[in-house]
c-di-GMP-I-UAU riboswitch aptamer from a Deltaproteobacteria bacterium, 80 nucleotides, folded computationally. The coordinates come from a structure-prediction model, not an experiment, and the mean pLDDT is 85. Rfam family: c-di-GMP-I-UAU riboswitch aptamer. Its family is annotated with cyclic-di-GMP binding in the Gene Ontology. Rfam 15.1 lists 17 matches to the family in 17 species. Its Rfam clan is "c-di-GMP_I riboswitch clan".

RNA sequence: UCCGAUAAGGGCAAAGCCAGGGAAAUCUGGUGACGCAAAGCCACGGGUCCUGAACCAUCAGGGCAGCCGGGUUGCCGAAG
Numbered sequence: 001u002c003c004g005a006u007a008a009g010g011g012c013a014a015a016g017c018c019a020g021g022g023a024a025a026u027c028u029g030g031u032g033a034c035g036c037a038a039a040g041c042c043a044c045g046g047g048u049c050c051u052g053a054a055c056c057a058u059c060a061g062g063g064c065a066g067c068c069g070g071g072u073u074g075c076c077g078a079a080g
């Protein structure tokens, strides 16, 4: 230095519920913990959802990073 734990310290927060925003997908705050080593950040590719136009194909705008890739930044390190 690299790999490496069921170790230690910290972090995030699903569903549900409450309040608010949005036509919707959903978002923000609170509560709550199912989970997470990138469950930090970026809609770039795929996927999926919403809305509109088409209604054969599709096109446009928007959402999801906790669906999979990719990019970028980044914690600890026992025994061996």
Base pairs, nucleotide, nucleotide: 003080011036012035016031017030018029019028020027021026034066040072041071042070044069045068046067047064048063049062050061051060052059053058